The prediction has a mean pLDDT of 83.
This is a predicted structure of a 556-nucleotide part of an RNA (large-subunit ribosomal RNA, domain I) from a Candidatus Omnitrophota bacterium.
Taxonomically the source falls in Candidatus Omnitrophota (Bacteria, Pseudomonadati).
RNAcentral holds the full RNA, with entries from ENA.
Context: one part of a larger RNA
RNA sequence: GGUUUAUGCACGGAUGACUUGGUUAGAUGAGGCGAUGAAGGACGGGGUAAGCACCGAUAUGUCUCGGGGAGCCGCAAACAGGCUGUAAUCCGAGAGAUUCCGAAUGGGGCAACCCAUCACAGUUUAUACUGUGAUAUCCCUCCUGUGAAUACAAUAGCGGGAGGGAAGCGAUACCGGGAGAACUGAAACAUCUAAGUACCCCGAGGAAGAGAAAUCACCGAGAUUCCCCCAGUAGUGGCGAGCGAAGAGGGAACAGUCUAAACCAUUUUUCCGCAAGGAAAGAUGGGGUUGUGGGACCUUAAUGUGGGAUUGCGGAUGGAUAAUAGAAGUAUCUGGAAAGAUACGCCAUAGAGAGUGAAAGCCUCGUAUAUGAAAUUCUGAAGCACCCUAGAGGUAUCCCAAGUACCACGGGACACGGGAAAUCCUGUGGGAAUCAAGGCCGACCACGGUCUAAGACUAAAAACUACAUCUAAACCGAUAGUGCACAAGUACCGUGAGGGAAAGUUGAAAAGAACGCUGGUGAAGCGAGUGAAAUAGAACCUAAAAUCAUAAACCU
Numbered sequence: 001g002g003u004u005u006a007u008g009c010a011c012g013g014a015u016g017a018c019u020u021g022g023u024u025a026g027a028u029g030a031g032g033c034g035a036u037g038a039a040g041g042a043c044g045g046g047g048u049a050a051g052c053a054c055c056g057a058u059a060u061g062u063c064u065c066g067g068g069g070a071g072c073c074g075c076a077a078a079c080a081g082g083c084u085g086u087a088a089u090c091c092g093a094g095a096g097a098u099u100c101c102g103a104a105u106g107g108g109g110c111a112a113c114c115c116a117u118c119a120c121a122g123u124u125u126a127u128a129c130u131g132u133g134a135u136a137u138c139c140c141u142c143c144u145g146u147g148a149a150u151a152c153a154a155u156a157g158c159g160g161g162a163g164g165g166a167a168g169c170g171a172u173a174c175c176g177g178g179a180g181a182a183c184u185g186a187a188a189c190a191u192c193u194a195a196g197u198a199c200c201c202c203g204a205g206g207a208a209g210a211g212a213a214a215u216c217a218c219c220g221a222g223a224u225u226c227c228c229c230c231a232g233u234a235g236u237g238g239c240g241a242g243c244g245a246a247g248a249g250g251g252a253a254c255a256g257u258c259u260a261a262a263c264c265a266u267u268u269u270u271c272c273g274c275a276a277g278g279a280a281a282g283a284u285g286g287g288g289u290u291g292u293g294g295g296a297c298c299u300u301a302a303u304g305u306g307g308g309a310u311u312g313c314g315g316a317u318g319g320a321u322a323a324u325a326g327a328a329g330u331a332u333c334u335g336g337a338a339a340g341a342u343a344c345g346c347c348a349u350a351g352a353g354a355g356u357g358a359a360a361g362c363c364u365c366g367u368a369u370a371u372g373a374a375a376u377u378c379u380g381a382a383g384c385a386c387c388c389u390a391g392a393g394g395u396a397u398c399c400c401a402a403g404u405a406c407c408a409c410g411g412g413a414c415a416c417g418g419g420a421a422a423u424c425c426u427g428u429g430g431g432a433a434u435c436a437a438g439g440c441c442g443a444c445c446a447c448g449g450u451c452u453a454a455g456a457c458u459a460a461a462a463a464c465u466a467c468a469u470c471u472a473a474a475c476c477g478a479u480a481g482u483g484c485a486c487a488a489g490u491a492c493c494g495u496g497a498g499g500g501a502a503a504g505u506u507g508a509a510a511a512g513a514a515c516g517c518u519g520g521u522g523a524a525g526c527g528a529g530u531g532a533a534a535u536a537g538a539a540c541c542u543a544a545a546a547u548c549a550u551a552a553a554c555c556u
Base pairs, nucleotide, nucleotide: 001555002554003553004552005551006550007549008548010547016541017505018504021476022475023473024472025471026470027469028468029467030465031464032169033168040101041100042099043056044055045054047079048078051075052074053060062095063094064093065092066091067090071083072082073081106115107114108113116135117134118133119132120131121130122129137166138165139164140163141162142161143160144159145158146157174205175203176202177201178200185192189238215221216220225252226251227250228249235243236242256457257456258455259401263286264285265284266283267282268281269280270279271278272277291435293400294399295398296397297394298393299392300391306388307387308386311385312384313383318378319377320376321375323371324370325369329344330343331342332341333340345362346361347351353365354364355363406430407429408428409427410426411425412424413423416442437452438451439450440449441448492499493498512540515527516526517525518524
């Protein structure tokens, strides 16, 4: 120096056991909050009070209503002091209050600070001071002052006042729109792909968007959306890589409507005119809404029928937010402790589950079942009002959405890369028709068929889950499961954007070790005591290995 063995209230914390926390999924609800000041914070509030939680100068809480019924003053002990059958603490609903910052909005600012103006009130002899309220910007409407080019005026503009609205946040979700890559693939790469994806911006809702045929089809169907299928088909494609439909069929769900115009009535303004009056434009109301074309217009006929997506009222019913009742077991034995064993019972619309000193249907909380709301809220039936809705005939005249359809050129979208390229959108230029009309049926033409663009609205079926409640798991069990089972987005790191931990377990109960001894009035230990156990002693369940100390044997 090492090897082996043994011991160690040495070290260490694997393993086992446990679970307060997570993960995933399902169901239901909810799907927003905000100038009546949000989300998020700063600073405060406790007798002692640093943290978390709760609250806001009415500050660990105030009031009302309802539940509940004996203890209570959070985590979290202790002391001190209180509250409570005149019903506290606690649970639910409503009300009140809510400093300062923050869209932040009187002005400013290095967020949580500084400085104002006006009105009113308090105070003062009077200033000062204090309190309350108002005072940002933009948009719309109304009223009002002033007032150009341009002559009385008018308009624009410049102000003032009142009323209403917006803003900001939220889930890295879902939706619509705008703008829009590259890596990559093509075994390189340029068309192409990735992909209209990612990222960014705008906007909205609980869903959004779409939507009642200028659609498909060639028998005929009859708004939209979603699923299955059609079909990896037809196609498209440096015909490469790839991209990739539609009709039909089967389902989910079903719902249809309103304007513009013609025409009529009322009315305003302007222009012409000496006037009577005429013309144009506008506003309001009626009318009207369609493709076997419809409507206006003219003639004729009925006073009812059916419906409504809420326009208003209405509130039945059933829920949500506290709860209530809720069956049935004892003895003996072992043990620290009975729920175990033994014996004899009982309940069950309840033998789901959890807890209780070991393993409980009958101990506790619960469970099945039954019941329940003053208040707030969801649902919203009946009913009332309101709204919508009709026929037949005639056809001379009028209307049926215009810089639109369409065409040319340039682009884009369509599964479709310019192609034989229809269809849709439109930057530039040109530019129709009004039913004897117009679009489409994949160049184009004819015949035939079909539909009616250039205005608008529309539930359900369909996407998502930050949030609330409930439920489940051949999901994890503290190096796992969320980063976080613990004062976790904390400590700590970084100028900052940002990064980002570790850390669970005494015992059934603190019964947490009175008292004594050694020791520095130590640390620590030894007795004593508690306890089933102290090798459960707080560095606390179990307690492996490396490692350390001591002892012995052996090797060198």